[in-house]
């Protein structure tokens, strides 16, 4: 100096925040979907929609947001 493991600690899990609990990640982990068009031609990427579903990885509460019904 580098790999490798284990503690700790910190971050991620397509739209906010707490709390349990899972799986990842240590400069990675993560950055949904359709449909048209452009690029690339090996992976894929762009851009355009008066297209679409969701505030959870999971389970619950609180905020927002839609829809129905009452008062």
């Nucleotide at each position: 100096c580098u790999a490798c493991g284990c503690c700790a600690c910190g971050g991620c899990g397509a739209u906010g925040g707490g709390g349990u609990u899972c799986g990842c990640c240590g400069g990675a982990a993560c950055c949904g979907c359709g449909c048209a068009g452009g690029a690339a031609c090996g992976c894929u990427c762009c851009u355009g929609c008066u297209g679409c579903u969701g505030a959870u990885g999971a389970c619950u509460c609180c905020u927002g947001c839609a829809c129905u019904c009452u008062g």

Source information:
A computed fold for a 71-nucleotide RNA from uncultured Terriglobus sp., annotated as Fluoride riboswitch aptamer (crcB RNA motif). The sequence was found by an Rfam model in a public genome assembly. Its Rfam family is "Fluoride riboswitch aptamer (crcB RNA motif)". On this family, see Zhao et al., Nat Chem Biol 2017: "An excited state underlies gene regulation of a transcriptional riboswitch".